[in-house]
RNA sequence: GCGAGUAUGGCGUAAUGGUAGCGCGUGGCCUUCCCAAGGCUGAGGCUGGAGUUCGAUUCUCCAUACUCGCA
Numbered sequence: 001g002c003g004a005g006u007a008u009g010g011c012g013u014a015a016u017g018g019u020a021g022c023g024c025g026u027g028g029c030c031u032u033c034c035c036a037a038g039g040c041u042g043a044g045g046c047u048g049g050a051g052u053u054c055g056a057u058u059c060u061c062c063a064u065a066c067u068c069g070c071a
Base pairs, nucleotide, nucleotide: 001070002069003068004067005066006065007064010024011023012022013021018054026042027041028040029039030038047063048062049061050060051059
């Protein structure tokens, strides 16, 4: 330099155009003499920009970061 892939809460991981879920973690409450475990409940997320569309995490283009391959 060329090509391919990936990017979603603190971490991991789903979602093939229609209100973004799950597990762990975490805050509050309950339970307990205390801790752990358990129950209820809450906060927190689509890498950035543009385009297509009534509507984009999803499709297209560009950029950024990372991974892999070729040179």